[in-house]
RNA sequence: GCGGAUGUAGUUCAGUGGUAGAAUAACGGCUUCCCAAGCCGCAGGUCGCGGGUUCGAAUCCCGUCAUCCGCUCCA
Repeated sequence: GCGGAUGUAGUUCAGUGGUAGAAUAACGGCUUCCCAAGCCGCAGGUCGCGGGUUCGAAUCCCGUCAUCCGCUCCA
């Protein structure tokens, strides 16, 4: 330099154009002598970033950044 994969809640991940979700963690409640476990509830997101297409974009297109993998060149 070229190609590919990944990027979404604190964490691990779903979500292939029509209201952003689950598990877990955090917080609160119930239960318990207390803790843990269990049950219920609540909060937490400019979907890596910037543009474009569209009535509508996490999703399609372009650029860019980060991490990982492969190929190539130079030293």

The RNA shown here (transfer RNA) has 75 nucleotides and comes from Thermincola carboxydiphila. The RNAcentral record of the sequence draws on ENA and GtRNAdb. Taxonomically the source falls in Thermincola (Bacteria, Bacillati, Clostridia, Thermincolaceae). The prediction has a mean pLDDT of 82. The same sequence occurs in records of 4 taxa.